[in-house]
RNA sequence: ACACGAUAAUAGCAAAAUUGUUGAAAAGCAAUGACGCAAAGCCAAGGGUCUAAGCUCAGUAAAAUGAGUAUGACAGCCGGUUGCCAAA
Numbered sequence: 001a002c003a004c005g006a007u008a009a010u011a012g013c014a015a016a017a018u019u020g021u022u023g024a025a026a027a028g029c030a031a032u033g034a035c036g037c038a039a040a041g042c043c044a045a046g047g048g049u050c051u052a053a054g055c056u057c058a059g060u061a062a063a064a065u066g067a068g069u070a071u072g073a074c075a076g077c078c079g080g081u082u083g084c085c086a087a088a
Base pairs, nucleotide, nucleotide: 005085012037013036017032018031019030020029021028022027035076041081042080043079046078047077048074049073050072054069055068056067057066058065
C1' cells in the first nucleotide's frame, strides 16, 4: 500500500410500527422507535423494482372502466464512486 473485517476503539446511520405532514400514487419529511448496517455516505443519464397524475389507445350518448407510458419515486436490490478505524 492492497485485500480481508473483530463480541476492539472512536464516531455514525436507523427497518417495521405509531403520530403529524406533503403527494394522484409510489413515496418523501419530522417526532417517537431500533430490525438491522463497515459504507445503511454519495450517485436514479447502467440494470432492476414500485407508482401512473398527465398523455395515448380502447370503451361510452356522456361518464364509469380497461391497457400502455416516467416526465414521479426507491441507493436498506445489484452496480458505480468516495471514505473512517483496524486485531488476527